[in-house]
Molecule: c-di-AMP riboswitch aptamer (ydaO/yuaA leader)
Organism: Modestobacter sp.
């Protein structure tokens, strides 16, 4: 000097997830979510065929296409064909994030997971909960526009 890893402090990112008091039992507050009237909405039909099966919530995390094998149903003498379901892989996408108000463009990234349990539209009063977790910090700093505020 370089690489890898760890600890602490501080700084920063996603997110509602921070703070105070207690002291190990916990209690509050910021902030966040759910249930829950009137009104409104929904309640909705009719015809034909096949297959299948709930519905809802948090969240940006929805939806579409293709391929692979699996399961189910139907057709079929066979080869096989069609529809649907869940899964794996790939591509895209609604939408979301990126150290400091908003918008547009550029670039990069995400586009998950979990919960309720047959039940819930909105919703005043009222009722019930959450108030986590994950990650980065020697490398970087994108461009533009219109306002507002201040000087």
């Nucleotide at each position: 000097g370089g690489g890898c890893g760890g600890a602490u402090g501080c700084c920063g990112c996603c997110g509602a997830g921070u703070c105070g008091c207690a002291c190990c039992c916990g209690c509050g507050a910021a902030c966040c979510g759910g249930g829950g009237a009137c009104c409104c909405a929904c309640c909705g039909a009719a015809c034909g065929a096949c297959c299948g099966u709930g519905g809802g919530g948090u969240g940006a995390a929805u939806c579409c296409c293709g391929c692979c094998g699996c399961c189910g149903a139907g057709c079929a003498c066979c080869c096989g064909c069609u529809c649907g379901g869940a899964g794996g892989c790939g591509g895209g996408u609604a939408g979301g994030g990126c150290c400091g108000a908003u918008c547009c463009c550029c670039g990069c990234c995400c586009g998950a997971a979990c919960c309720c349990g047959u039940c819930a539209g909105c919703u005043a009063a009222c009722c019930c909960g959450g108030g986590a977790g994950g990650c980065g910090g020697c490398c970087a700093u994108g461009g533009g526009a219109g306002a507002a505020c201040g000087g």